The part of an RNA shown here (small-subunit ribosomal RNA, central domain) has 347 nucleotides and comes from an uncultured Nitrospiraceae bacterium. The full RNA is in RNAcentral, with records from ENA and SILVA.
[in-house]
Context: one part of a larger RNA
RNA sequence: CUGGGCUUAAAGGGCGCGUAGGCGGUAUUGUAAGUCAAUGGUGGAAGGCAUGGGCUCAACCCAUGGACAGCCGUUGAAACUGCAGUACUUGAGUCGUGCAGGGAUGGCGGAAUUCCAGGUGUAGCGGUGAAAUGCGUAGAUAUCUGGAGGAAGGCCGGUGGCGAAGGCGGCCAUCUGGGCACGAACUGACGCUGAGGCGCGAAAGCGUGGGGAGCAAACAGGAUUAGAUACCCUGGUAGUCCACGCCCUAAACGGUGAGUAUUAGGUGUUGGGUGGGAAGCCAUUCAGUGCCGCAGGGAAACCAUUAAAUACUCCGCCUGGGGAGUACGGCCGCAAGGUUGAAACUC
Numbered sequence: 001c002u003g004g005g006c007u008u009a010a011a012g013g014g015c016g017c018g019u020a021g022g023c024g025g026u027a028u029u030g031u032a033a034g035u036c037a038a039u040g041g042u043g044g045a046a047g048g049c050a051u052g053g054g055c056u057c058a059a060c061c062c063a064u065g066g067a068c069a070g071c072c073g074u075u076g077a078a079a080c081u082g083c084a085g086u087a088c089u090u091g092a093g094u095c096g097u098g099c100a101g102g103g104a105u106g107g108c109g110g111a112a113u114u115c116c117a118g119g120u121g122u123a124g125c126g127g128u129g130a131a132a133u134g135c136g137u138a139g140a141u142a143u144c145u146g147g148a149g150g151a152a153g154g155c156c157g158g159u160g161g162c163g164a165a166g167g168c169g170g171c172c173a174u175c176u177g178g179g180c181a182c183g184a185a186c187u188g189a190c191g192c193u194g195a196g197g198c199g200c201g202a203a204a205g206c207g208u209g210g211g212g213a214g215c216a217a218a219c220a221g222g223a224u225u226a227g228a229u230a231c232c233c234u235g236g237u238a239g240u241c242c243a244c245g246c247c248c249u250a251a252a253c254g255g256u257g258a259g260u261a262u263u264a265g266g267u268g269u270u271g272g273g274u275g276g277g278a279a280g281c282c283a284u285u286c287a288g289u290g291c292c293g294c295a296g297g298g299a300a301a302c303c304a305u306u307a308a309a310u311a312c313u314c315c316g317c318c319u320g321g322g323g324a325g326u327a328c329g330g331c332c333g334c335a336a337g338g339u340u341g342a343a344a345c346u347c
Base pairs, nucleotide, nucleotide: 003319004318005317006316007301008300012315014200015199016198017197021193022192023191025088026087027086028085029084030083031082033081034080035077036076037075038074039073040072041071042070049065050064051063052062053061054060091190092187093186094185095183096182097181098180099179102176103175104174105173106172107171108170114148115147116146117145118144119143120142124135125134161168162167205246206245207244208243209242210241214240215239219235220234221233222232257314258313259312260311261310262309265292266291267290268289269288270287271286272285273284274283275282276281296303297302320347321346322345329340330339331338332337
């Protein structure tokens, strides 16, 4: 490189927007670049192949023939691809109505923990397997009243919803991205994918400033133990929270890239539409989300209209284990480090 692959064996980029590129709906006209046909030229010699011949054979050598991908030209074909034109509406989009819900900012409210002040009250509280450290006669724990402050959102809550992913749960207001259904009108292929690029990206971590109730790396003490730099207990600082700026990783998982089309069913659920019914409700349809299951697939487990089935388009990735996601170099970062990413050697 080819081939074969990527749920679990090596392998889907964490996710999106989109540049180049690749691929591209229906009808028709033209063109003739690709394509196809015919023909001309070229395709050195040697070699290879076929036939015949020469050295006693062979190797070797000689002759003849045929062949070769490709390239150039001429003539022609017009189905397919391309290009140019015209037309279309089913792909895509615009508009209206309705519906559920995502993001940002500001404000508000309740339960609980902790702390502070005060009242009642007295000897314990706390904690564990059992204890001790710890707290408490300077009045704790318990209980009541008032106050402060921070963080998180009980029930509803659901293989429920929304979002591209990360992710998003109290209530109200303002601003705002997207989705689905239905309707008729409009645009007329405007589409799909997407190397680079740009943006987003949990937690931890970093910088500056704030905040700090609870929890809690580090740390200290008490236990346990042969030891115990742990598991258990009492404390406790970063951090966890906010603003702005970085970092850019993950079992970033459905371990399953995106798009389109086709292919038995059954049952539940979420948001719509339509029809029936007085109503509870029933039937049907669109979009989503679960379970079971046929064909088919699969090494099996299992997947099975939400495919891992059947096909096509485009991107990413894999190529024995260790060495190693290391070294070196580049790029990025304040740093931590990230990204790209070997070899020797060894089995």